RNA sequence: CCUCGAUAAAAGCAAACCCGGUGAAAGCCGGCGACGCAAAGCCAGUGCCCUACCUCGGGAGAACCCGAGCGGGUCGAACGGCUGCCGAA
Numbered sequence: 001c002c003u004c005g006a007u008a009a010a011a012g013c014a015a016a017c018c019c020g021g022u023g024a025a026a027g028c029c030g031g032c033g034a035c036g037c038a039a040a041g042c043c044a045g046u047g048c049c050c051u052a053c054c055u056c057g058g059g060a061g062a063a064c065c066c067g068a069g070c071g072g073g074u075c076g077a078a079c080g081g082c083u084g085c086c087g088a089a
Stems, first nucleotide, its partner, number of pairs: 004087002012037002018031005035076001041082003045079002049073003054069006
């Protein structure tokens, strides 16, 4: 240095529920709270997944429904990229 990751040390993040805000929604932000996490730090790049205000197509008398999509979202789902604390075996 690389790999690796402990019943080590220090530091850190924070799922669900609930409350408030925001958004059409998925979701996001704050509070509370810890299920977990060695990258649960960052990037939405690839395919997956979620959503459908809007657009297109179809249906319906209408409310609205179905399909596809620009777009939006998720890195605490996979792969990929960048960076990083500690050091037992």

Predicted 3D model of an 89-nucleotide RNA (c-di-GMP-I riboswitch aptamer) from a Deltaproteobacteria bacterium. It matches the Rfam family "c-di-GMP-I riboswitch aptamer". Rfam describes the family as follows. GEMM was predicted in a large-scale screen for bacterial structured RNA regulatory elements. Genes associated with GEMM are involved in a diverse array of functions, including chemotaxis regulation, signal transduction, secretion and chitin. Taxonomically the source falls in Myxococcia (Bacteria, Pseudomonadati, Myxococcota).